Large-subunit ribosomal RNA, domain II from a Puniceicoccaceae bacterium, 678 nucleotides, folded computationally.
The source organism's lineage runs through Bacteria, Verrucomicrobiota, Opitutia, Puniceicoccales and Puniceicoccaceae.
The full RNA is in RNAcentral, with records from ENA.
[in-house]
Context: one part of a larger RNA
RNA sequence: GCCUGGGAGUUGUUGUCUGUAGCAAGCUUAAGCACCUAACGUGUGGAGGCGCAGCGAAAGCGAGUCUGAAUAGGGCGUUUAGUUGCAGGCAAUGGACCCGAAGCGGAGGUGAUCUACCCAUGGCCAGGUUGAAGCUCUAGUAAAAUAGAGUGGAGGACCGAACCCACGUACCUUGAGAAGUGCGGGGAUGAGCUGUGGGUCGGAGUGAAAGGCUAAUCAAACCCCGCGAUAGCUGGUUCUUUCCGAAAUAUAUUGAGGUAUAGCCUCCUGCGCUGACGAUCAGGGGUAGAGCACUGAAAAGGCUAGGGCCCAUACCAGGGUACCAAACCUUACCAAACUCCGAAUACUGAUCGGUGUAGCAGGGGAGUCAGACUGCGGGGGAUAAGCUCCGUAGUCGAGAGGGAAACAGCCCAGACCACCAUCUAAGGUCCCCAAUGAAUGCUAAGUGGAAAAGGAUGUGGAUUUACAUAGACAAUAGGGAUGUUGGCUUAGAGGCAGCCACCAUUUAAACAGUGCGUAAUAGCUGACCUAUCGAGUGAAUCUGCGCCGAAAAUGAUCGGGACUAAGCAUUCAACCGAAGAUGUGGAUCCAAUUUAUUUGGAUGGUAGGAAAGCGUUCCUGUCGGACUGAAGCUCCAUCGCGAGGUGGGGUGGACUGGCAGGAAGUGAGAAUCCAGGC
Numbered sequence: 001g002c003c004u005g006g007g008a009g010u011u012g013u014u015g016u017c018u019g020u021a022g023c024a025a026g027c028u029u030a031a032g033c034a035c036c037u038a039a040c041g042u043g044u045g046g047a048g049g050c051g052c053a054g055c056g057a058a059a060g061c062g063a064g065u066c067u068g069a070a071u072a073g074g075g076c077g078u079u080u081a082g083u084u085g086c087a088g089g090c091a092a093u094g095g096a097c098c099c100g101a102a103g104c105g106g107a108g109g110u111g112a113u114c115u116a117c118c119c120a121u122g123g124c125c126a127g128g129u130u131g132a133a134g135c136u137c138u139a140g141u142a143a144a145a146u147a148g149a150g151u152g153g154a155g156g157a158c159c160g161a162a163c164c165c166a167c168g169u170a171c172c173u174u175g176a177g178a179a180g181u182g183c184g185g186g187g188a189u190g191a192g193c194u195g196u197g198g199g200u201c202g203g204a205g206u207g208a209a210a211g212g213c214u215a216a217u218c219a220a221a222c223c224c225c226g227c228g229a230u231a232g233c234u235g236g237u238u239c240u241u242u243c244c245g246a247a248a249u250a251u252a253u254u255g256a257g258g259u260a261u262a263g264c265c266u267c268c269u270g271c272g273c274u275g276a277c278g279a280u281c282a283g284g285g286g287u288a289g290a291g292c293a294c295u296g297a298a299a300a301g302g303c304u305a306g307g308g309c310c311c312a313u314a315c316c317a318g319g320g321u322a323c324c325a326a327a328c329c330u331u332a333c334c335a336a337a338c339u340c341c342g343a344a345u346a347c348u349g350a351u352c353g354g355u356g357u358a359g360c361a362g363g364g365g366a367g368u369c370a371g372a373c374u375g376c377g378g379g380g381g382a383u384a385a386g387c388u389c390c391g392u393a394g395u396c397g398a399g400a401g402g403g404a405a406a407c408a409g410c411c412c413a414g415a416c417c418a419c420c421a422u423c424u425a426a427g428g429u430c431c432c433c434a435a436u437g438a439a440u441g442c443u444a445a446g447u448g449g450a451a452a453a454g455g456a457u458g459u460g461g462a463u464u465u466a467c468a469u470a471g472a473c474a475a476u477a478g479g480g481a482u483g484u485u486g487g488c489u490u491a492g493a494g495g496c497a498g499c500c501a502c503c504a505u506u507u508a509a510a511c512a513g514u515g516c517g518u519a520a521u522a523g524c525u526g527a528c529c530u531a532u533c534g535a536g537u538g539a540a541u542c543u544g545c546g547c548c549g550a551a552a553a554u555g556a557u558c559g560g561g562a563c564u565a566a567g568c569a570u571u572c573a574a575c576c577g578a579a580g581a582u583g584u585g586g587a588u589c590c591a592a593u594u595u596a597u598u599u600g601g602a603u604g605g606u607a608g609g610a611a612a613g614c615g616u617u618c619c620u621g622u623c624g625g626a627c628u629g630a631a632g633c634u635c636c637a638u639c640g641c642g643a644g645g646u647g648g649g650g651u652g653g654a655c656u657g658g659c660a661g662g663a664a665g666u667g668a669g670a671a672u673c674c675a676g677g678c
Base pairs, nucleotide, nucleotide: 001678002677003676004675005674006673011094012093013092014091015090016089017088018087019086020085021084022083023082026050027049028048032044033043034042035041054061055060064076065075066074067073097236098235100233104226106225108223109222110221116200117199118198119197120196121195122194123193124192125190127159128158129157130155134151135150136149137148138147139146163187164186165185167184168183169182170181171180202218204214205213206212239613240612241611242610243609244608249262250261251260252259253258263368264367265365266364267363268362269361270360271359273356277353278352279351280350281349282348283347289341290339291338295335296334299331300330301329302328304325306324307323308321309320310319311318371396372395373394374393375392376391377390378389379388380387401412402411403410416586417585418584419583421582422581423580427576428575429574430561431560432559436573437572438571439570440569441568442567448563454548455547458545459544460543461542462541463540464539465538466537467536475532476531477530478529479528481505482504483503486500487499488498511526515524516523587603588602589601590600591599592598614667616664617663618662619661620660621659622658623657624656625655632651633650634649635648636647637646638645639644
C1' cells in the first nucleotide's frame, strides 16, 4: 500500500414541543400484594402527582385581588381543557457521537545489575627522562654562611605503551553500531584507573554544578489506581430519493478561531391583501454641484489707516516712496470639520393598482459570527499593494454551461431527464477551430500584439492668417554705397570688446549693421534691392493614425501558424456560437379549474430544516417454499429515478421466504483508525 472483518448521536431520569391513542372537569397510579413455570402481562393498590382560581410579602379575601383615604386609577387574574400512555424533535443532567493530549492530584508500590556520590575489601600502572631535600667529601669561614664534586631519589614533574578519556577531522547517518570506525589528540604515581560486596530515591537521592545523573526515560523516574481527567482544539462520523435553502452582520462577553440574543434559513399553526414593485400626492434634509453672503485660506491692481526707508527738521508740523500692509473697492479663486444657495437618488407617509418574487404574528428545529473579488461613493496608506476599514450593487462562497489561450470573484447565462432537431447571447467567422462577404477611408510602424514627461518638415482631415502674374517662396547671378574709422572709451576699437546715440545723403536697394573673422584693418556672409525663372509659398491652431523616448536574467512569441489585412475607424448584409430560448418525448412537485393523466407554473445548490422510502439482524402473528435441491457463492437476463428487487443457468448440500407489526449492537472509503492476511 491493497484486501477482508471491526469501527462513532446511545441509554437512564427530568422538562418542553409536535403527532397519535384512551378517558375527560377530570386524568393517572408508585412501591407493595395476588395470578402466572418465568418474564411480559392481568388484577389489585388512590399513598402521591397534574388539572379544575386567582391575587397578596403575609394575615387574608376570592371571580376577583393587591396597592390606596378611595367606590378612582393602575398591576396581576377572570371570559374553561386537561391528563395519562406511545412515537418523534430538542434541551438539562449523567463519559452523552467516536478516537486523541501534554499534564494534574492523591494513594500504593518497583527500581542505585545503568549512572552520581559514599563505605568495606582486593587488583593495576612496559620502558625511558629529569635529578628537590638530605647526606658525604673538598674548598671556604674565627665559627657560620657559601661554592664545587659525589651520593641520593623527591614531584597532583617530563616523554610514552597498557589502562582511562573524548579535543579535531573524515567516514557511517533506512549504520556493522538507538553514539561506532579510521587517522590524529589529552591524562598515564594520581583529586589515578579498576574488580567484588554494601549504602543513599521520587519533591526524594546524588551532584569538583551541566538542571547533570537516578536502568536507551528526568525542570521531578517507572508501574498501577483516581480515569471514559479535561480538550471553547484537530481528525473522523457508514443507505436512497424529493421540497426549501442560509450566514460570514449588530449588540454583549477575561470577548476576539468560543458563546448568548437579534438578523438571515426551514417546518407547523393562525391572520387574510396587509408585501415587493409601479403611479399620483405630501414631506423633512444640506450630500454632489455651485458659490464666497459668514468662518478661514489666498493672487493681482486700486484706494488708504498704521509701520519701514529716504529727504528735511531744535520742537511742533512736513515732503517723497517700484517697501510691508488692516479696512474698503475691482478682477480672479480654494475648503471634510465654510454656506447666500442646492439637485438626482434615497428615506417616510397617504391613496390607487398589486394573489405574489409575497407579507405579518405565534410556536418547533437549525446553521451562521475568519468572508473573497469586481464596479461605484469614501476613510487610512504614498489619490502604493492580490493592502486595510466602511457604504452600495453584483458574482463567487453554495453555480455547472459558453467567452476571456490557460484563469473561484470579469463578460454572457442560472444545469429535472433524453434527442445525430431549430433560434440566439457574450464572443467570433484565413488555418489550427464551428462560421464572411461588401462599401468608404486610415496606418507602413508587424503599429496592431505593453508605458510617461518630452522630442520630431512621418502622414491624412478641418480651420485661420501672411505673401504672390503690379511675379511671391526656393535657387542662381549682380548690387549691398557716401558723410564715416559716428561719438566716447581704449595701446588699438575702422558695422561686429564695452558705453551713448542710431542721424543724414546718393539710391532700384543697402543697417551708424545678423553672424563668422582680424592685434586693429582686411576678408566672407546676412538684412535690403535688381535680374533670370514662372505658380504657388510661408506661419499657426484643432484633430485621426503612426515614429523616438523603450535595459534583465534557460529560447522566443499576437494562444500558435501566419497576416499589409487576416490591422484600425465608420457602415451594410449574413453566418457560427451555451446545459439560455424553442421543438418532441418522459419524471416529480405545486396550483387551478375540474376530473381528463387537462392546462399553467416549478424542479443548480454547501451549512442547515422538512418529507417519503430501500436494505440488514432478532422477535410476534399469519401464509408459504425446500434433498423433484434451502441459504450462501457465481454468471446472465430483466424491473425500479434510486437505495434495491425478481427470474434463469452453474455451484452448494439444509434450511428459508412473502405479508402485517414490533425491537435495534441497522448500512463504511477515508479517523497518520483497530485486528488479521498478502